[in-house]
RNA sequence: AUGGAGAGUUUGAUCCUGGCUCAGGAUGAACGCUGGCGGCGUGCCUAAUACAUGCAAGUCGUGCGGCAGCGCGAGUAGUUUACUACUUGGCGGCGAGCGGCGAACGGCUGAGUAACGCGUAGGAAUGUACCCCAAAGUGAGGGAUAAGCUCCAGAAAUGGAGUCUAAUACCGCAUAUGGUCUUCGGAUUAAAGCUUUCGAGCGCUUUGGGAACAGCCUGCGUCCGAUUAGGUUGUUGGUGAGGUAAUGGCUCACCAAGCCGACGAUCGGUAGCUGGUCUGAGAGGAUGACCAGCCAGACUGGAACUGAGACACGGUCCAGACUCCUACGGGAGGCAGCAGUAAGGAAUCUUCCACAAUGGGGGCAACCCUGAUGGAGCAACGCCGCGUGCAGGACGAAGGCCUUCGGGUUGUAAACUGCUUUUAUGAGCGAAGAAUUUGACGGUAACUCAUGAAUAAGGGCCGGCUAACUACGUGCCAGCAGCCGCGGUCAUACGUAGGGCCCGAGCGUUAUCCGGAGUGACUGGGCGUAAAGAGUUGCGUAGGCGGUUUGUUAAGCAGAUAGUGAAAUCAUAUGGCUCAACCAUUAUGGCUAUUAUCUGAACUGGCAAACUCGAGAAUGGUAGAGGUAACUGGAAUUUCUAGUGUAGGAGUGAAAUCCGUAGAUAUUAGAAGGAACACCAAUGGCGUAGGCAGGUUACUGGACCAUUUCUGACGCUAAGGCACGAAAGCGUGGGGAGCGAACCGGAUUAGAUACCCGGGUAGUCCACGCCGUAAACUAUGGAUGCUAGCUGUUGGAGGUAUCGACCCCUUCAGUAGCGAAGCUAACGCGUUAAGCAUCCCGCCUGUGGAGUACGGCCGCAAGGCUAAAACAUAAAGGAAUUGACGGGGACCCGCACAAGUAGCGGAUGAUGUUCUUUAAUUCGAUGAUAAGCGAAGAACCUUACCAGGGCUUGACAUCCUGCGAAUUUUUCCGAAAGGAAAAAGUGCCCCAAGAGCACAUAAAAAGUGAUUUUGUGUGUUGUUGGGGGAACGCAGUGACAGGUGCUGCAUGGCCGUCGUCAGCUCGUGUCGUGAGAUGUUUGGUUAAGUCCAUUAACGAGCGCAACCCUUGCAAAUAGUUGGAUUUUUCUAUUUGGACUGCCCCGGCAACGGGGAGGAAGGAGGGGAUGAUGUCAGGUCUUUAUUGCCCUUACGCCCUGGGCUAGAAACGUCAUACAAUGGCCAGUACAAUGCGCAGCGAAGCCGCGAGGUGAAGCAAAUCGCAUCAAAGCUGGUCCCAGUUCGGAUAAGAGGCUGAAACUCGCCUCUUUGAAGCCGGAGUUACUAGUAAUCGCAGGUCAGCAUACUGCGGUGAAUACGUUCCCGGGUCUUGUACACACCGCCCGUCAAACCAUGAAAGUCGGGGGCACCCGAAGUCCUAACUUGUUAGGCCUAAGGUGAACCAGAUGAUUGGGGUUAAGUCGUAACAAGGUAUCCGUAGCGGAAGCUGCGGAUGGAUUACCUCCUUU
Repeated sequence: AUGGAGAGUUUGAUCCUGGCUCAGGAUGAACGCUGGCGGCGUGCCUAAUACAUGCAAGUCGUGCGGCAGCGCGAGUAGUUUACUACUUGGCGGCGAGCGGCGAACGGCUGAGUAACGCGUAGGAAUGUACCCCAAAGUGAGGGAUAAGCUCCAGAAAUGGAGUCUAAUACCGCAUAUGGUCUUCGGAUUAAAGCUUUCGAGCGCUUUGGGAACAGCCUGCGUCCGAUUAGGUUGUUGGUGAGGUAAUGGCUCACCAAGCCGACGAUCGGUAGCUGGUCUGAGAGGAUGACCAGCCAGACUGGAACUGAGACACGGUCCAGACUCCUACGGGAGGCAGCAGUAAGGAAUCUUCCACAAUGGGGGCAACCCUGAUGGAGCAACGCCGCGUGCAGGACGAAGGCCUUCGGGUUGUAAACUGCUUUUAUGAGCGAAGAAUUUGACGGUAACUCAUGAAUAAGGGCCGGCUAACUACGUGCCAGCAGCCGCGGUCAUACGUAGGGCCCGAGCGUUAUCCGGAGUGACUGGGCGUAAAGAGUUGCGUAGGCGGUUUGUUAAGCAGAUAGUGAAAUCAUAUGGCUCAACCAUUAUGGCUAUUAUCUGAACUGGCAAACUCGAGAAUGGUAGAGGUAACUGGAAUUUCUAGUGUAGGAGUGAAAUCCGUAGAUAUUAGAAGGAACACCAAUGGCGUAGGCAGGUUACUGGACCAUUUCUGACGCUAAGGCACGAAAGCGUGGGGAGCGAACCGGAUUAGAUACCCGGGUAGUCCACGCCGUAAACUAUGGAUGCUAGCUGUUGGAGGUAUCGACCCCUUCAGUAGCGAAGCUAACGCGUUAAGCAUCCCGCCUGUGGAGUACGGCCGCAAGGCUAAAACAUAAAGGAAUUGACGGGGACCCGCACAAGUAGCGGAUGAUGUUCUUUAAUUCGAUGAUAAGCGAAGAACCUUACCAGGGCUUGACAUCCUGCGAAUUUUUCCGAAAGGAAAAAGUGCCCCAAGAGCACAUAAAAAGUGAUUUUGUGUGUUGUUGGGGGAACGCAGUGACAGGUGCUGCAUGGCCGUCGUCAGCUCGUGUCGUGAGAUGUUUGGUUAAGUCCAUUAACGAGCGCAACCCUUGCAAAUAGUUGGAUUUUUCUAUUUGGACUGCCCCGGCAACGGGGAGGAAGGAGGGGAUGAUGUCAGGUCUUUAUUGCCCUUACGCCCUGGGCUAGAAACGUCAUACAAUGGCCAGUACAAUGCGCAGCGAAGCCGCGAGGUGAAGCAAAUCGCAUCAAAGCUGGUCCCAGUUCGGAUAAGAGGCUGAAACUCGCCUCUUUGAAGCCGGAGUUACUAGUAAUCGCAGGUCAGCAUACUGCGGUGAAUACGUUCCCGGGUCUUGUACACACCGCCCGUCAAACCAUGAAAGUCGGGGGCACCCGAAGUCCUAACUUGUUAGGCCUAAGGUGAACCAGAUGAUUGGGGUUAAGUCGUAACAAGGUAUCCGUAGCGGAAGCUGCGGAUGGAUUACCUCCUUU
């Protein structure tokens, strides 16, 4: 010493700046839902709006005259008690009146007031009734008047006249301790009695003092606005007078001209101030309800009277507005007192009880009055306390909800059992508050008894912030939302439910304040790029700050003491209500403030004296595009004149306009005129900045160096002020060569108000005068000091050295580059600081609106300076990072280009697609990455489409019930599917019966015995009847089946593509605040992130390569078949071989070049193999699958049709256009494959397709299959639409198949189209490749110009990487990150919102001038002596001209906002003309152009400098 928390939101991510929002506390609150009790508080924040009704200030008879009403007594009368009437102030008392005191307190409110109003601390020129103290008195008189009585006026309020009377009412006289005045002689000045128990008490007068109260003055403090800068004439002061209780221009007369103001006057707006209250760690910020102090107000405005005190809330007068009464003549009223009413409003209470207590007024007192006060009532309005039960009670009821269907949860919760009674209800008793009587509260608090769990729980929330999650419904709808945001079919964010969380008689919402917010920063912020350094601090005022020493002072400063800082509040302690809230204590502290006195003297200040380092001066030098003026020079451009000369020139990407045969351009000579000054020249020099460049002269400013001579702090900064200030622009007058806004042409373009070209006016130039702005930038204010260095350069000085100032060293002043520490969000800055400090000035506070509007100042104008708000919005912004992109750069690679070969694009056909058509032409694929693709083969089927005919538990699966086995045959209808009918037929398994057969066994019987018979059991065969079962059929029922229906943007799987490109990552370490970086960069090398070297990196993984298959060589082993006799070939398997291994050269190495050997040489050829990822790429029609949809249909079956259409367009192929060819004849050589519902031989038939035939073959054996064609040999054709070409078409046939019309293939004969090598453009290919030739296979009943394989023949070219395309690495810019198919600007059109201008219109405000002027104070006058008349001032009212702020206004200006409007494309990349700033002109618009400026421009080259070695 007790005290300090943050979070969400800008981005792909990061750090920062910066705003917005939230969590906390509070309230005189209100609203929504809910509501048991008590205590203590609080309760019109709005209309200082209007008020009905009642009450809120009276009292005193011990001041007075009296006596209306009441009571008592007495008396009289009515008939006596009783009662009634009358008389009587006699008594208690007392209405009205005179008189005294009070009414100026208490209570209410906050309109006004920015002020001595308040707060605080002081002061002197004052007053004071009641109270206290002291002193001195209280004698003797007088005249009236109210009430009363009698009249009068009036509706009333009220007034008037006459007459009577009293006092503590009023007035003289006496006295004067004392007081006051004084010219110091003197003058002047009081009084009241009443009561009494006779003791006295209460009073009265004068003076002095006190207490307390009040008035006045002063220092300091006390909101916002300068888009309010000047204000003031009683104003400032003096003298005199008046006035006041008192000072004073408070008032008046005169004199002087002052006074206030940038330290904010005046004016405008807002506001009662304070103790305190809320918040905050504090400093502060906000606030001024309740309680307390002060002030102000009392319907609005003015005024005085009375009084001790008022200019008076419940008094007076006047004016005004309003309300009420009225007999219309006139009157009455004032709730911002307590209740209450209306109105306003989101909103704020009872027309209650009592003076019992506390206090106040009066009174001697009793007592009276007191809506002050004490209490009660209403209101969850706030704070505090209590309760709505407690204990037990299931591995857990029911219900609800969820569910993975197992369960979980609600939940010990309930039920149930036991217990208790705070509260509640009923009853009893019953306070304190009261010092001596007196209790409204109140039969209240408290206490006791009884009854009985009985009377008592809700609100908000549950995406993150922020504690708390699931289901259903909804489907960018309905809705939510404090911020971010949620909702488009799986929503923890909407609605409902279950569950949960937080509070709890409350809980939320709204509003407001503080906090968080260090987003106004005193504590405690910033200004290079985020908002922010003024164009120049160039001069300089006020102000602020200021070197060294001594002395003094004591203002600041420090200490001590004393006073004040009301009480309440606050803190601590203690105590009282059962606790707490609440209350109390002459308890303690605090109240951060201020005053006075004393002390101190370090620092700051003042005063005095001195000093020299700051500053300035002097002397001697130096450099310089510093400034102004005059004179002058050459080169070049243009024009003119003259000559030579001839057809072009000029211009561009290419052109054209333009100039030129009337002679241009070119060239020679001469002349004119204007503007600018090549080289030197430079990160160079000078200047405060803007800026300054040929030369010379004149005038002139500043700087630096050296000497250390002088002055002695003379300094720094600088609000206002003054001055200067590029370019453009303006005015007047000149000048005008070139350039050149505007403008006119030519191009470009979709357009081209531009970029390009040809012309060209202002202007650019000069003189004088304006303007005053720029990216006026180092985006960096000035001054001073301190804090490592290295290097260059400019100007000087010194040293050294020397012939020499060549070099070298030191130092001062500038100017550049790199860097220590440090700073910074980072970039970067770094002795020229953006480092460490001090002083002064300027500026900033989210973005847009906007540097705009209005106002003011300046300007000739253009415009400049100053400078908002409404509204909108959650961001805007800075630096850096990773990507992506660039009509940026560097390097590398690829049939990418180039060099070549063959094509495509033209023809005909085939096939696919678009489009069109159609009943349907099913669907999908659509740049590369769709289009001879899914489809390895649509006549039916396929088939998903269309038309028609049919079925409904279904064509297919599982379960249930009934019937029947199944099944087969026949007839009829039908296009078929199917429908109708008839007939045949009962199988398999189990149980029961009996029969036959076989076997086993036991007993009995017979028999000598074998054996037989009977019984039992088992197996088997067939039969009979009943029941059940498996499979199958029919019928029925419902669960379900089914769907090529939708979504590939819900998915799995698979695939395409970048791309067989060389990349993509991780661990640890290191660097960075961080995102991230490093590694992976760099230098080589490679096909390769392949390897090597280097290296804050070291390693590793997925990719590359290799391992696998095939092919080329050899060997070994084995071998069916075939052919041969002999090796080989072939087939299969296994090995070997190739590794830069060897040699030479280069290189650190990796590796590269060449050579040898070898079948093969540097990856030998080919294949399979496809990293992280991208394209919401493709596929729900292969299959799987979430969700949705259909269910007598979107399912299933059938017949027929369609997918085969055809104006047109595109893609991929086939065949050709011919002689390197066609045709005819002969002839040679393959490989891969396939075959039983198959291949199919030989033979025979047919011109042929094919037929017949049937052998062989599940195949190294047989067949397809003569295995082939191009080729070779010979012949013919002779350049033509042909003996090329074969489309189309006719006829006749064949094959497959139920079926060949729509719609198959093949053969023969005949027909004989286009086409003579193909525009722009474009494709593939680098060697056994292209080109060309045929063969086989899959699909398949049949159908191949397609696809997949196979072999035959077999080239040309590559200089090279400038360019096109694609990719990789590094780098650069970026306003992109959905990532350039990005982002984004402005006009126009539409809707909405706020705002400016505007002819005006309307009400309001204050002052000014003038008019009129009530009441009233004061003054004057008059007299009838309390009245009248006049005057000054003035409220209210009126008139006038301006001013101020506001409302409204046809129309109009810009601004803002709004998923999908129009036109362009200005900006971001070199954004395709680099951008931006100022200015001027022009244009639909962004914008363009001119002049000057900036880099906050990319790229390339050069120069200079730096760093490292």